[in-house]
RNA sequence: GAUGAACGCUAGCGGCAGGCUUAACACAUGCAAGUCGAGGGGUAACAGGAAUAGCUUGCUAUUUGCUGACGACCGGCGCACGGGUGCGUAACGCGUAUGCAACCUACCUUUUACUGGGGAAUAGCCAGAAGAAAUUCUGAUUAAUACCCCAUAAUAUUAUGAUUUAGCAUUGGAUUAUAAUUAAAGUUUCGGCGGUAAAAGAUGGGCAUGCGUUUUAUUAGUUAGUUGGUAAGGUAACGGCUUACCAAGACUACGAUAAAUAGGGGUCCUGAGAGGGAGAUCCCCCACACUGGUACUGAGACACGGACCAGACUCCUACGGGAGGCAGCAGUGAGGAAUAUUGGACAAUGGGCGAGAGCCUGAUCCAGCCAUGCCGCGUGCAGGAAGACGGUCCCUAUGGGUUGUCAACUGCUUUUAUACAGCAAGAAACCUCCCCACGUGUGGGGAGCUGACGGUACUGUAAGAAUAAGGACCGGCUAACUCCGUGCCAGCAGCCGCGGUAAUACGGAGGGUCCAAGCGUUAUCCGGAAUCAUUGGGUUUAAAGGGUCCGUAGGCGGACUAUUAAGUCAGAGGUGAAAUCCCACAGCUUAACUGUGGAACUGCCUUUGAUACUGGUAGUCUUGAGUUAUAUGGAAGUAGGCGGAAUGUGUCAUGUAGCGGUGAAAUGCAUAGAUAUGACACAGAACACCGAUAGCGAAGGCAGCUCACUAAACUAUUAUUGACGCUCAUGUACGAAAGCGUGGGGAGCGAACAGGAUUAGAUACCCUGGUAGUCCACGCCGUAAACGAUGAUUACUCGAUAUUGGCGAUACACAGUCAGUGUCCAAGCGAAAGUGAUAAGUAAUCCACCUGGGGAGUACGAUCGCAAGGUUGAAACUCAAAGGAAUUGACGGGGGCCCGCACAAGCGGUGGAGCAUGUGGUUUAAUUCGAUGAUACGCGAGGAACCUUACCAGGGCUUAAAUGCAGAUUGACAGACUGGGAAACUAGUUUUUCUUCGGACAAUUUGCAAGGUGCUGCAUGGCUGUCGUCAGCUCGUGCCGUGAGGUGUUGGGUUAAGUCCCGCAACGAGCGCAACCCCUAUCUUUAGUUGCCAGCGAGUAAUGUCGGGGACUCUAAAGAAACUGCCUACGCAAGUAGAGAGGAAGGCGGGGACGACGUCAAGUCAUCACGGCCCUUACGUCCUGGGCCACACACGUGCUACAAUGGUCGGUACAGAGGGCAGCUACCUAGUGAUAGGAUGCUAAUCUCGAAAGCCGAUCUCAGUUCGGAUCGGAGUCUGCAACUCGACUCCGUGAAGCUGGAAUCGCUAGUAAUCGCGCAUCAGCCAUGGCGCGGUGAAUACGUUCCCGGGCCUUGUACACACCGCCCGUCAAGCCAUGGAAGCUGGGGGUGCCUGAAGUCGGUAACCGUAAGGAGCUGCCUAGGGUAAAACUAGUAACUGGGGCU
Repeated sequence: GAUGAACGCUAGCGGCAGGCUUAACACAUGCAAGUCGAGGGGUAACAGGAAUAGCUUGCUAUUUGCUGACGACCGGCGCACGGGUGCGUAACGCGUAUGCAACCUACCUUUUACUGGGGAAUAGCCAGAAGAAAUUCUGAUUAAUACCCCAUAAUAUUAUGAUUUAGCAUUGGAUUAUAAUUAAAGUUUCGGCGGUAAAAGAUGGGCAUGCGUUUUAUUAGUUAGUUGGUAAGGUAACGGCUUACCAAGACUACGAUAAAUAGGGGUCCUGAGAGGGAGAUCCCCCACACUGGUACUGAGACACGGACCAGACUCCUACGGGAGGCAGCAGUGAGGAAUAUUGGACAAUGGGCGAGAGCCUGAUCCAGCCAUGCCGCGUGCAGGAAGACGGUCCCUAUGGGUUGUCAACUGCUUUUAUACAGCAAGAAACCUCCCCACGUGUGGGGAGCUGACGGUACUGUAAGAAUAAGGACCGGCUAACUCCGUGCCAGCAGCCGCGGUAAUACGGAGGGUCCAAGCGUUAUCCGGAAUCAUUGGGUUUAAAGGGUCCGUAGGCGGACUAUUAAGUCAGAGGUGAAAUCCCACAGCUUAACUGUGGAACUGCCUUUGAUACUGGUAGUCUUGAGUUAUAUGGAAGUAGGCGGAAUGUGUCAUGUAGCGGUGAAAUGCAUAGAUAUGACACAGAACACCGAUAGCGAAGGCAGCUCACUAAACUAUUAUUGACGCUCAUGUACGAAAGCGUGGGGAGCGAACAGGAUUAGAUACCCUGGUAGUCCACGCCGUAAACGAUGAUUACUCGAUAUUGGCGAUACACAGUCAGUGUCCAAGCGAAAGUGAUAAGUAAUCCACCUGGGGAGUACGAUCGCAAGGUUGAAACUCAAAGGAAUUGACGGGGGCCCGCACAAGCGGUGGAGCAUGUGGUUUAAUUCGAUGAUACGCGAGGAACCUUACCAGGGCUUAAAUGCAGAUUGACAGACUGGGAAACUAGUUUUUCUUCGGACAAUUUGCAAGGUGCUGCAUGGCUGUCGUCAGCUCGUGCCGUGAGGUGUUGGGUUAAGUCCCGCAACGAGCGCAACCCCUAUCUUUAGUUGCCAGCGAGUAAUGUCGGGGACUCUAAAGAAACUGCCUACGCAAGUAGAGAGGAAGGCGGGGACGACGUCAAGUCAUCACGGCCCUUACGUCCUGGGCCACACACGUGCUACAAUGGUCGGUACAGAGGGCAGCUACCUAGUGAUAGGAUGCUAAUCUCGAAAGCCGAUCUCAGUUCGGAUCGGAGUCUGCAACUCGACUCCGUGAAGCUGGAAUCGCUAGUAAUCGCGCAUCAGCCAUGGCGCGGUGAAUACGUUCCCGGGCCUUGUACACACCGCCCGUCAAGCCAUGGAAGCUGGGGGUGCCUGAAGUCGGUAACCGUAAGGAGCUGCCUAGGGUAAAACUAGUAACUGGGGCU
């Protein structure tokens, strides 16, 4: 885009079309083919006339064919047309073009001739009979344009001839002779109308032929009247059409036969076309008429509304017997998703009959139903902004947006609908009447008659916006977006896909988009699809080159000449029905629709030309292809002979304890003498070095030497044939390894098998053995990643280089040339990788093969094979992908380079004990919540007795607290006291504002705001952890690539570093690194108080205590200093090395802050903020008590220890950094002590808090101890409203485990580890052994980068991309689905044999009938159908069973 459509929602009108696609299923009822009296006998009905009778004198009855007419009957014509359907049919059925010298044709037209005589019947009618009926029978009698006989006759037919002419042939035409045979119907108004014969035309048919006409080869052979001939029969006609005889043919790979499906064409749909699909309506042809068969009649039928027979079905029946055929028009049932009225009329067109009037006509013309389609019209038009109201609309919400000029309102119009009125065309004929021409008939003219549709189309008038809009869609494709609801549910979906709490995708709404009396959905077809490719595709790796050669059919084929004219091209003629399509014009108001004309129908046939090309024929040629001669090289093949090394075995000898094997072992062999060594013998198989990137062969493949036979190739130069060529379906041959059969052989190796190891297991990898096999001969098999994953042949197209065999040349240079073998590369090609004269380039010819993945190279069938199996080779079903090449990452028990307390080397720990603390688990009314590998677990928490507190129990409040606004009320409230209570709170008593009178202030109450540590860290901001202080991460421009992307950023060096240097299609730049900042190490300058004190002075028991001083320390500000700067060596440079120099410090001096792009949907809604959701006398809030501190257990992090490098006691020395007024406190007193009571200084370089290890002595002497301090008892101190759950500290007593810690594991590279103490935050106090800082003392070790872990760069492989915690294979278990096999069972169509055989044609026939023609009867052949038998084919189903797909 389309449809004979259907379904859903909706629906105003008209025009034109269309309307059982399914059950060729069954049919009630009505109608669809009759007509002619001018053929006939006649008269049942109707009308008229006449006659007779009765009489109520205008009625009834009867008679009469007299007239109009006419039932039934005889006869003529028609019924073979028109109408329906598509069962069958793969066919001369259809289409197209021819032929008939092999034919027929009623009615019609033209022409010629004739139309004489006679006869016998029969229907009807009448009488009777049988039967339920249908119907039938008997007797008598009768007519014809019905039937028969005779006469005449032709250009008829037959037979025999003759002449002439034509043709491809059989033969035809014309002329003519002789003989034989066959016709007729009447009627009449006398004009005719009819009839017979013959010839011709027209029309319609019959037959034959060329070409075209679906699928399957998993259908390869078919055929006996079959193919042909002769003769006869038959037919309108040819013909095996039929029969007899003779011959053995005929068809087939260019697809016979069989099977399946199907009416064919004009045309219709689609498409640019070529094609593909279809065959409704209309037209042509065919076939059919309940199913099958058969003939009759006829011009024509083997006959839709005729006949006979058989069968199935239905109906009637008195059970004896009968009737029927809607695939005609309506209509009914059934089937189905689905398809109309039991209408009107013959007015028109057409048909039949008739002289005609006319009759008949479900053909036809009309109407009815249906949005089924196409076309047209309308549902109003213009103005109108307060941008109205309203909206379950939206938002950033005092408001805005949108619906929306929409509406209201104003003006205008009236198609359509409604009402009324008027009113066609289609009608012209026939016929009747009149007129004209000639001749009563014909022709012409005039008038009259005739309309189903229909009072319809159309026209006019009236009133009034009045009567008229829906459907689908809105994620992308694809035009059109928001809110709410839902929460992987409900649902959507054409493909991709959407939905798991913020859905433009589901449902609703608002808004929008597209079409519009329709809109969507479904089904089907074409297109897009170059996705079967003729136009117009491919085959290295995506699907696809046969394993290879030879070669048949076929296809294609070198140069020249001549000829032909089949292909080809051109002209002409015929045909290509009409309709359709296209163009022009015309008619309906327009259009659809219709008409007229033109063009076209790309085709077929005939004919005349042209002759370049192809083909045919004839001839010639040598370049393609072969042959010949001489040389060349080669693992080319077949058969034979020979050889040495190795291995094994045997014998002998030497010799002694192991051998062998492996990652390590063991099995195995060996004192019966192995392994090893030597000699000899035997056996089988394979041929080191040469050896290669080489050679040969069609491929498979071929390797010691030699001989015989055979084949091929190349080169150079002769000679010769003369296109002999290329390719190749089917076919033949060859064809690795494994395997099979028979017979040999068997050293080594070695499936199976055995044993030993390895392992969780190890039916494996490793080891020791070992059968088949491997080898030979003969025969099978016929497959491989049979690969260059690249068919064969021919021609052409840049270069470089290596090599094999020839040639040329004196040739060990060197180029050239022919034929091979390789590598690199240009153009070109290619999706890219790549290929590139050995093409995957440019062309040509032929063959083979492909058409999404799986199912499946499977099943069935066929064929080959001894078998194993091979070849050929589907479908159902299922998925939305499968696949190729390349890119970036990630990953690898891949590679290279490098780094890190990563390992190693060391020191000290953890894991064992007790305790502290956190977590899990458990428990509980609650044990609030969060954090969970590294990157949670002394974490949030820098401090839970109450508070905190979020949890639980109980008791209260409904606004506790804050703020604002508005309204109302009051002058209170608060406070104090009392009662209740655990408190919160509650009840009561008491007291009672200011004022300039405007109000202010306060309280209560109401409303709006509140409040939530409730949920979502997977809606978020901010902040943080981690990779990681790792050296990376990117950009602009350019360049490369179809692109993703690459380059830069890689490479060579160097560095802690993408740090720097060099090179380079890259050149630059940014975020990171480094530096800039802070502390610290040295010095200088400045400044000296609360700090310092060298020198001077004063003073004390003593102390910078004091006067003074700035030198020093120190304080705190500014500077200096370090840069590979210098030297040597190496290096191009960057830089590196040196116990270098100098220097306080040397190669980043040490430390800190500082954390790129990003990753982990990492953590946090409980710091805070915030979207959405949820609660509102509670999930808010107040209070008391409890809990967060529980305790069979498990884990993390720590503290203290286990002791002598120690414990205890006594004496004695030295810090830094901090804190302090509700505080730190000197000093004094008391207490064993925690501390208490006094007292003083200090808002701090001023006062105060203050070291320990260390050092000097003493003691303990290796013990569960003078170690260790848990636990428990008692007594206290302090803080606090309060130490029971649940604080810290002091003293006395008690004195547990623990004697250095399994597997495993952590930290640390120098002022570090280890060890020692001190301070601070939080804080009333403290569960602090934690955290953050400070200083004191102060080591050991690093060979090195193989390994473990983590990381960086480069490279490689990848089927991964949620990225190896990836992906993914097979069995098993379960469910569902389709399918194969299968003992069987049940159908279906077709063929064959035998039996039977209706009707009927044809043949035969003495008895019966008939004057005869002929008939009846009987009989023969054939046959539909029926029965029966054995096979084949094809479906369905089936216990059981096989694999497959999906989940």
Model confidence (mean pLDDT): 83 of 100. Predicted 3D model of a 1447-nucleotide RNA (small-subunit ribosomal RNA) from an uncultured prokaryote. Rfam family: Bacterial small subunit ribosomal RNA.